[in-house]
RNA sequence: GCUUCCGUAGCGCAGUGGUAGCGCAAUUGAUUCGUAAUCAAUAGGUCAUGGGUUCAAGUCCCAUCGGGAGCU
Numbered sequence: 001g002c003u004u005c006c007g008u009a010g011c012g013c014a015g016u017g018g019u020a021g022c023g024c025a026a027u028u029g030a031u032u033c034g035u036a037a038u039c040a041a042u043a044g045g046u047c048a049u050g051g052g053u054u055c056a057a058g059u060c061c062c063a064u065c066g067g068g069a070g071c072u
Base pairs, nucleotide, nucleotide: 001071002070003069004068005067006066007065010024011023012022013021018055026042027041028040029039030038048064049063050062051061052060
């Protein structure tokens, strides 16, 4: 340099153009003499950045940035 994959909550990941979710973690409450475990609830997101297509984009297209793999 070329090809390809990935970027979504603190962490690990779903989400085939139509309300952004799950697990763990966090917080609050219940339970306990107390802690852990368990149960219930709550909070947490500029969907890497910019632009385009569309009535509508996390999803499709382009560029950029970052990471992984392969080729030379």
Molecule: transfer RNA
Organism: Lachnospiraceae bacterium